[in-house]
Parts: sequence; C1' cells; structure tokens
RNA sequence: GCCGCUGUGGCGAAACUGGCAGACGCACCGCACUCAAAAUGCGGCGAAGUGAUUCGUGCCGGUUCAAAUCCGGCCAGCGGCA
Repeated sequence: GCCGCUGUGGCGAAACUGGCAGACGCACCGCACUCAAAAUGCGGCGAAGUGAUUCGUGCCGGUUCAAAUCCGGCCAGCGGCA
C1' cells in the first nucleotide's frame, strides 16, 4: 500500500426484510425484608432542558416518508496479502 471483519448505555449483548433503539444479563443507585448484612423482591439507571420536548448506534455527509441497518469519505481495533 491492497483486501476482509468489527465498532450500539459503565460492561457484555439484542434489534427479522430499512419501520417504537437500547430488549436481556452484569454492574451501579434507591426502597422493602433483616439486629445488621448476604440472598431475595420492587423501582430506577445515555445526553441537554425546570418542563413539554429534543438529541443519541465510532466520526462527517448522502439516499429515503423513514437508516444501527443501504451508499460515499474518514478514524480506531483485529486478521490476511504484498
């Protein structure tokens, strides 16, 4: 230099064929239970905003009524070839 694969909350990991993003698990926080804890149960858990709401799938664009998904460029990691 060329080719391929991968990139989604704090972490792992879903999301069919483009059609409600974050299910599910772990971690964490709160409450209940307990003398106290563990275990268990219930609720919460991306960002901005007082709020309604808006934004958020590595980054920037494009296509589309609609994009994590399709297209282009770029970045990072892994593998292969030279």
Transfer RNA from a Clostridia bacterium, 82 nucleotides, folded computationally. The organism belongs to Clostridia, within Bacteria. Its Rfam family is "tRNA". The family's RNA type in Rfam is transfer RNA. Rfam's curators write: Transfer RNA (tRNA) molecules are approximately 80 nucleotides in length.